Overview:
This is a predicted structure of a 73-nucleotide RNA (transfer RNA) from Dietzia timorensis. The coordinates come from a structure-prediction model, not an experiment, and the mean pLDDT is 81. The source organism's lineage runs through Bacteria, Bacillati, Actinomycetota, Mycobacteriales and Dietzia. RNAcentral records the identical sequence in 5 taxa.
RNA sequence: GCUGGAGUGGCGCAAUUGGUAGCGCACCCGACUUGUAAUCGGGCGGUUGAGGGUUCAAGUCCCUUCUCCAGCU
Numbered sequence: 001g002c003u004g005g006a007g008u009g010g011c012g013c014a015a016u017u018g019g020u021a022g023c024g025c026a027c028c029c030g031a032c033u034u035g036u037a038a039u040c041g042g043g044c045g046g047u048u049g050a051g052g053g054u055u056c057a058a059g060u061c062c063c064u065u066c067u068c069c070a071g072c073u
Stems, first nucleotide, its partner, number of pairs: 001072007010025004019056001027043005049065005
């Protein structure tokens, strides 16, 4: 330099060929307990790496760009 893949709450991952962004852990509150842990119930938290474009509608499609991984040279 070229090709391919990944980037989504604090962390790990989903999102069925475009149609309301969800789950687990963590965190907070409550119940239970002499107390802690465990368990149970509830809650908070995301401009989907960045910038544009297409569309009524984009995490998803197109272009540019950043970071990481793999391969080729």